[in-house]
């Protein structure tokens, strides 16, 4: 170097035929139970969707470009 794919919460992931406030589980706080600790329950805070532009009324979703991984070619 040239094609593919993936990048969304601390971790694993869903959403990707553009559409109204971004969701789950696990984790972490609180608080309740308990002699204590787990375990079950009840509540809560955390993500401008890998940057940047562009397109649209309206983008996690389309288009460029770049940055990271990761397979394939040569």
């Nucleotide at each position: 170097g040239c094609g593919c794919c993936u990048g969304u919460a601390g971790c694993u992931c869903a959403g990707u035929u553009g559409g109204a406030u971004a969701g789950a589980g696990c984790a972490c706080c609180u608080c309740a139970c308990u002699c204590c600790u787990a375990a079950c329950g009840a509540g809560g805070g955390g993500g401008u969707c890998g940057g940047c532009c562009g397109u649209u009324c309206g983008a996690a979703u389309c288009g460029g470009c770049c940055c990271a991984g990761g397979c394939g070619c040569g």
Predicted 3D model of a 74-nucleotide RNA (transfer RNA) from a Candidatus Omnitrophota bacterium.
Taxonomically the source falls in Candidatus Omnitrophota (Bacteria, Pseudomonadati).
Its mean pLDDT, the model's own confidence on a scale to 100, is 82.
It matches the Rfam family "tRNA". About the family: Transfer RNA (tRNA) molecules are approximately 80 nucleotides in length. Rfam classes the family as a transfer RNA.